[in-house]
Context: one part of a larger RNA
Molecule: small-subunit ribosomal RNA, central domain
Organism: uncultured delta proteobacterium
RNA sequence: CUGGGCGUAAAGCGCGCGUAGGCGGCAAAGUCUGUCUGAUGUGAAAGACCUCGGCUCAACCGAGGAAGUGCAUUGGAUACUGCUUUGCUAGAGUGCGAGAGAGGAUGGUGGAAUUCCUGGUGUAGAGGUGAAAUUCGUAGAUACCAGGAGGAACAUCUGAGGCGAAGGCGGCCAUCUGGAUCGCCACUGACGCUGAGGUGCGAAAGCGUGGGGAGCAAACAGGAUUAGAUACCCUGGUAGUCCACGCCGUAAACGAUGAUAACUAGGUGUCGGGGGAAUUGACCCCUUCGGUGCCGCAGCUAACGCAUUAAGUUAUCCGCCUGGGGAGUACGGUCGCAAGACUAAAACUC
Numbered sequence: 001c002u003g004g005g006c007g008u009a010a011a012g013c014g015c016g017c018g019u020a021g022g023c024g025g026c027a028a029a030g031u032c033u034g035u036c037u038g039a040u041g042u043g044a045a046a047g048a049c050c051u052c053g054g055c056u057c058a059a060c061c062g063a064g065g066a067a068g069u070g071c072a073u074u075g076g077a078u079a080c081u082g083c084u085u086u087g088c089u090a091g092a093g094u095g096c097g098a099g100a101g102a103g104g105a106u107g108g109u110g111g112a113a114u115u116c117c118u119g120g121u122g123u124a125g126a127g128g129u130g131a132a133a134u135u136c137g138u139a140g141a142u143a144c145c146a147g148g149a150g151g152a153a154c155a156u157c158u159g160a161g162g163c164g165a166a167g168g169c170g171g172c173c174a175u176c177u178g179g180a181u182c183g184c185c186a187c188u189g190a191c192g193c194u195g196a197g198g199u200g201c202g203a204a205a206g207c208g209u210g211g212g213g214a215g216c217a218a219a220c221a222g223g224a225u226u227a228g229a230u231a232c233c234c235u236g237g238u239a240g241u242c243c244a245c246g247c248c249g250u251a252a253a254c255g256a257u258g259a260u261a262a263c264u265a266g267g268u269g270u271c272g273g274g275g276g277a278a279u280u281g282a283c284c285c286c287u288u289c290g291g292u293g294c295c296g297c298a299g300c301u302a303a304c305g306c307a308u309u310a311a312g313u314u315a316u317c318c319g320c321c322u323g324g325g326g327a328g329u330a331c332g333g334u335c336g337c338a339a340g341a342c343u344a345a346a347a348c349u350c
Base pairs, nucleotide, nucleotide: 004321005320006319007304008303012318014201015200016199017198021194022193023192025088026087027086028085029084030083031082034080035077036076037075038074039073040072041071042070049065050064051063052062053061054060091191092188093187094186095185096183097182098181103177104176105175106174107173108172109171110154115149116148117147118146119145120144121143125136126135162169163168206247207246208245209244210243211242215241216240220236221235222234223233258317259316260315261314262313263312266295267294268293269292270291271290272289273288274287275286276285299306300305323350324349325348332343333342334341335340
């Protein structure tokens, strides 16, 4: 390089935005870049190939021919590609109207519960477990009542329900703000798709500075269990969990399934819209868009299974894989305060 692949065997970047590049709708005109075709020149000789010939044959040698897939010049063809020009509306987008949503940010605010504090009632236990003990309690605990403080999370509603590119998002209210969907026309006129580098976002844990700290709880201490028990169980308990600002940049970041577009039987739920018939209205029925589930045909698949939300049939672009271990390691480089992250081998061995 050709070829084969990436749900589970090795393999889809965690996810966006986007530069270069690659690819790109319908119609017409021009040009003739690619493309196709003809001619001319060149493509040294030797070698290789074909035919004939010379050494008794052969190796070897001689002669002729063909070939040399290429390049240049020139004459033409114009379907496709490129370029230029003009137009179109089916892709893409804008405007108008409408409703849905835990989408994001900030500021307020509410009740239940846990813990603690104060006061009251009240007396000997409480707590915990398989059973216990550590622990708390006559300095009055546990239980009950009243008042107060503080932090964190938001029961029911709640639904394989919704929203978001992913991570993720759930009390209530206000302000600011992103996206998607539906309907009707109007407008722009290919403005599109993908995207190496780049850049932004990115759970939890962790780190820095300053706050906060109710509950929970790595580490740690004690009690049990056990042959032991650096665990599982119990009693405590510090970082942390929370907030602000700044880092980190990783996850079974999973649908283990890259993005976009087109096409290819159906059935049945559910969410958000539109239209129609009937009806006082609702329920309900038919239909049409957009999302999200289940079942299932063709087809695909090693099988499992997937199946209009494809793992089917195609097209474009990107990423990635190439036996197991060594190893996602060493070295080097870049980034980071650090922890470490990213990039990424080889010897050797089976």